[in-house]
RNA sequence: GGCCCGUUCGUCUAUCGGCACAGGAUACCGCCCUUUCAAGGCGGCGAGAUGGGUUCGAUUCCCAUACGGGCUA
Numbered sequence: 001g002g003c004c005c006g007u008u009c010g011u012c013u014a015u016c017g018g019c020a021c022a023g024g025a026u027a028c029c030g031c032c033c034u035u036u037c038a039a040g041g042c043g044g045c046g047a048g049a050u051g052g053g054u055u056c057g058a059u060u061c062c063c064a065u066a067c068g069g070g071c072u073a
Base pairs, nucleotide, nucleotide: 001072002071003070004069005068006067007066010026011025012024013023018056028044029043030042031041032040049065050064051063052062053061
């Protein structure tokens, strides 16, 4: 250099054209419980790598770029 795969809350992950506010776990924060802490219960917070295209509608399909991984010369 060429080809292939991947990128979603702080972390792990579900969803793979429309359902609704992108769901769950964990972490963090608040409240309850407790003599206190832990555990437990309730609530909150928080995400589609970036840009463009297709479409009535895109996290999802296509293109480019960035980053990571693999194969190859």
Transfer RNA from a Planctomycetales bacterium, 73 nucleotides, folded computationally. The organism belongs to Planctomycetales, within Bacteria. Model confidence (mean pLDDT): 81 of 100.